[in-house]
Context: one part of a larger RNA
RNA sequence: GGCUUGCGGUGGAUACCUAGGCACCCAGAGAUGAGGAAGGGCAUAGCAAGCGAUGAACUGCUUCAGGGAGUUGAAAAUAAGCAUAGAUCCAGAGAUUCCCAAAUAGGUCAACCUUUUAAACUGCCUGCUGAAUCCAUGAGUAGGCAAGAGACAAUUUGGCAAACUGAAACAUCUUAGUAGCCAGAGGAAAGGAAUGCAAAAGCGAUUCCAAUAGUAGCGGCGAGCGAAAUGGGAGCAGCCUAAACCGUGAAAACGGGGUUGUGGGAGAGCAAUACAAGCGUUGUGCUGCUAGGCGAAGCAGUUGAGUGCCGCACCCUAGAUGGCUAAAGUCCAGUAGCUGAAAGCAUCACUAUCUUACGCUCUGACCCGAGUAGCACGGGGCACAUGGAAUCCCAUGUGAAUCAGCAAUGACCACCUUGCAAGGCUAAAUACUCCUGGGUGACUGAUAGAGAAGUAGUACCGUGAGGGAAAGGUGAAAAGAACCCCCAGUGGGUAGUGAAAUAAAACGUGAAACCAUGCUGAGCUC
Numbered sequence: 001g002g003c004u005u006g007c008g009g010u011g012g013a014u015a016c017c018u019a020g021g022c023a024c025c026c027a028g029a030g031a032u033g034a035g036g037a038a039g040g041g042c043a044u045a046g047c048a049a050g051c052g053a054u055g056a057a058c059u060g061c062u063u064c065a066g067g068g069a070g071u072u073g074a075a076a077a078u079a080a081g082c083a084u085a086g087a088u089c090c091a092g093a094g095a096u097u098c099c100c101a102a103a104u105a106g107g108u109c110a111a112c113c114u115u116u117u118a119a120a121c122u123g124c125c126u127g128c129u130g131a132a133u134c135c136a137u138g139a140g141u142a143g144g145c146a147a148g149a150g151a152c153a154a155u156u157u158g159g160c161a162a163a164c165u166g167a168a169a170c171a172u173c174u175u176a177g178u179a180g181c182c183a184g185a186g187g188a189a190a191g192g193a194a195u196g197c198a199a200a201a202g203c204g205a206u207u208c209c210a211a212u213a214g215u216a217g218c219g220g221c222g223a224g225c226g227a228a229a230u231g232g233g234a235g236c237a238g239c240c241u242a243a244a245c246c247g248u249g250a251a252a253a254c255g256g257g258g259u260u261g262u263g264g265g266a267g268a269g270c271a272a273u274a275c276a277a278g279c280g281u282u283g284u285g286c287u288g289c290u291a292g293g294c295g296a297a298g299c300a301g302u303u304g305a306g307u308g309c310c311g312c313a314c315c316c317u318a319g320a321u322g323g324c325u326a327a328a329g330u331c332c333a334g335u336a337g338c339u340g341a342a343a344g345c346a347u348c349a350c351u352a353u354c355u356u357a358c359g360c361u362c363u364g365a366c367c368c369g370a371g372u373a374g375c376a377c378g379g380g381g382c383a384c385a386u387g388g389a390a391u392c393c394c395a396u397g398u399g400a401a402u403c404a405g406c407a408a409u410g411a412c413c414a415c416c417u418u419g420c421a422a423g424g425c426u427a428a429a430u431a432c433u434c435c436u437g438g439g440u441g442a443c444u445g446a447u448a449g450a451g452a453a454g455u456a457g458u459a460c461c462g463u464g465a466g467g468g469a470a471a472g473g474u475g476a477a478a479a480g481a482a483c484c485c486c487c488a489g490u491g492g493g494u495a496g497u498g499a500a501a502u503a504a505a506a507c508g509u510g511a512a513a514c515c516a517u518g519c520u521g522a523g524c525u526c
Stems, first nucleotide, its partner, number of pairs: 001525005006519002008515002016473002020444002022441007029433002032150001039100003042055003046078001051073001052059001061094003066089001070082003105114003121148002123145007156184005166173001170220001196203002207234003211230001217225002238425003241369001245256004261403001263368003267362004276356003280353002283350003287346004292339003298312002301309002313330002315319001321333003374398003378394003384410001405420004460467002480507001484493003
C1' cells in the first nucleotide's frame, strides 16, 4: 500500500403496535325546504393561524329532567373566572340564527351593489277595470292566503338513448333498451283483483324465489338470443266508481240507487236485518326509544412497575371486552341480572265519537264505460329479426255492436270452452343504504387498508373540465435535561432525570445499498 472484517455514520427495511379503514349481518331510519333547506362565505375566544363549535342573543342563551366534583373544545402554558346556593357535562323542548344560495324587492362577475310600499313567479279566494268583438273571454289591476319551486348515496317508474365489443372482417344481428342524460315519486317504487290461463280435467289478483330449461322456439338458422303452461315455496285482501231509475235544480251539477259473468243491475212483486269492520278523530294506559342508576369476589413476597411466578384465598344468572408502569373473573370502566323519564316520539290495547253493510221470484224491449274495438298503412314491443304471426302499444286514415251482445283460445272459418275491454284505488312477500345503534371477520396493519390513521378531496398542478399527494410510534410518567464549561450559532462536554438517554424530541426496533478509514481495532498479503 491492497483485500476482508468489526466498531461507526447514513438510511428506514423488518418484526411488533393502532388511533383509521374494508366487507358483511341484525335492528332502525330513509327525516328535509318560502317558519328560507342542502351546501357555502364571513364573523365570534383576554392572548386564536388552521380544524371543530357557534351566529351581531356568536367558543354560546332559556327551560325541564339526569348527574355529582371539578371546570372555561381538540390543547399545554398564562391571565381572569365559574362551581355542593349543584358548575362543566349528558338527554328532551324552546329562543337567537349575519351574508350567499330554490333565493324570491331590482340588479349582479355567489357571499356584493341599488332602493326602502318589496314573499318575485305560479296557484287559490275576493273586488275593480272592460281588447279585437255586443255579451263573454283574453289581458290588466288592488287586497288576502301561503299550496308549489330547491336538495337527496343507491334502489324505483317513465322519457331520450350510445359506442367500443362479439360475429375471429362487416352491414341484419350482438353489446343493449345496457352505460349515460332528463323528469317524477316513495320508504319502498312498480304491478294488481281477468275482455287471464288452460283443455274436455280444471285454476282463480299482483309481486318475489327456485324448478320447468338452456327445453319449446327465434336466429346473415351465423355469433348468439331465449320463454310459457304446470308443479313446489315466500306472502296473501280485497275494494270504489260511470250508466239505467228516482229526487233537487233554469242549467251546470249534486244526493239516493248500482258495480256483476253459474251474466248483473234497473223495473214489478214478496220477505226482512247485522252487532261486525275501520291506524278517521278524541282521551287514557301498557310497552319501547331519546339521558341514566345499582351491580359479586384478593391479599403478602418478588420487580422501576406484577396482571407473571410463588404462598394461601374468594365470586360467578357476571371467566364478553377495554384500560391500568409486563400476561387481571376478584384494581378501574364494565359484563350477567335488575332498575329508571319532567319533556318529546313510536307501536299496541281500551274508551268516546264518526263512517260503512243484505235475500227470493218474475220479466228478451231500459243500462252495462265510442272517435272506443276492429280494419288499412307505417312503426314499436312481445324469447318470436315479417314470418303463416295471433296477443299488446303508438301515429295517420276509416270506423262497429250492447247480452238474440262482445272478446280470447298463435293466420283464418265453424262448434265447444273461457272471460266481460275501452274508469280508478289497494297492504304483505321484493330492491337499495347517504345515514343511526349494535355486532362479526381463516379482512388490512402505514408502499397495506379508503385517495385520505396528521390542515385530505387538504397542499400542489391545470385557463378549465379535471387531476391529486406525501406525512403514524420518546417514555410507564415530561420526570422534555436546572446550574457550569467550549461556543457567533448549530452543536458538544459535565451534571441531573429515568429501568434504559446508542429512549433526547432529526427521539421505539434500526436490515441492505451507500460513506469512511476516524479507532494506540482485528486478520491475510506485498

Large-subunit ribosomal RNA, domain I from Triticum urartu, 526 nucleotides, folded computationally. Rfam family: Bacterial large subunit ribosomal RNA. Its family is annotated with ribosome and structural constituent of ribosome in the Gene Ontology. The RNAcentral record of the full RNA draws on Rfam. Its mean pLDDT, the model's own confidence on a scale to 100, is 83. NCBI's taxonomy places the organism under Eukaryota, Petrosaviidae, Pooideae, Triticinae, Triticum.